A computed fold for a 73-nucleotide RNA from an uncultured bacterium, annotated as transfer RNA. It matches the Rfam family "tRNA". Its family is annotated with triplet codon-amino acid adaptor activity in the Gene Ontology. From the family's description: Transfer RNA (tRNA) molecules are approximately 80 nucleotides in length.

This record gives sequence, structure tokens and C1' cells, in this order.
RNA sequence: GCCGCCUUAGCUCAUUUGGUAGAGCAACAGUUUUGUAAACUGUAGGUGCUGGGUUCGAAUCCCAGAGGCGGCU
Repeated sequence: GCCGCCUUAGCUCAUUUGGUAGAGCAACAGUUUUGUAAACUGUAGGUGCUGGGUUCGAAUCCCAGAGGCGGCU
């Protein structure tokens, strides 16, 4: 230098062809316990890497950029 893949909640990851984003763990509150842990119930938490474009509508399609990983030279 060229090619491919990845970037979504605090962490690990889903979300098959565009229709308004979820799970597990963690956090917080409650029940239970003399108390803690465990168990159970509930709550909160995301402008989906950034900026544009297409569309009635974009995590999803297109372009540019950033970061990470791998391959080739």
C1' cells in the first nucleotide's frame, strides 16, 4: 500500500432479508434471614463508533472518516 471482518446498555453478545432495540451478568429497590450471601420479584440504564446520503421510515442500504482484528505484498 491492497483486501476482508468487527464497533449496539457498565461487561459479554443478540436483533435473518428496512417498520421505532432485547437477553445474560453487573447496578439499584423489595421479599426472605438475627445479619450477610444465595434464591425470587421489580426498576433503571443505549442520539446503535462519528458525519453525511437514500427512504414515509435506517442498528440494518450507500458514501466518507475513526478505532480494533486478521490476511496479502